[in-house]
Molecule: transfer RNA
Organism: Thermoproteales archaeon
RNA sequence: GCCCCGGUAGCGUAGGCUGGUUAGCGCGCCGGCCUGUGGAGCCGGAGGUCGCGGGUUCAAGUCCCGCCCGGGGCC
Numbered sequence: 001g002c003c004c005c006g007g008u009a010g011c012g013u014a015g016g017c018u019g020g021u022u023a024g025c026g027c028g029c030c031g032g033c034c035u036g037u038g039g040a041g042c043c044g045g046a047g048g049u050c051g052c053g054g055g056u057u058c059a060a061g062u063c064c065c066g067c068c069c070g071g072g073g074c075c
Stems, first nucleotide, its partner, number of pairs: 001074007010027004020058001029045005051067005
């Protein structure tokens, strides 16, 4: 230098092919119930510039272009 995969909440991830109502799940966190206390269990809640910038579109996590970061391969 070229090719492939990945980047989404504090952590781990689904969603991308086939664009469409408020971006979901698990763990963790906060509050409540329960309990002698805690844990477990149950109920509720907060937390996301979807790596960055631009483009297409009525509408982009999703499609297109450039760049950055991580992993792997080729030379």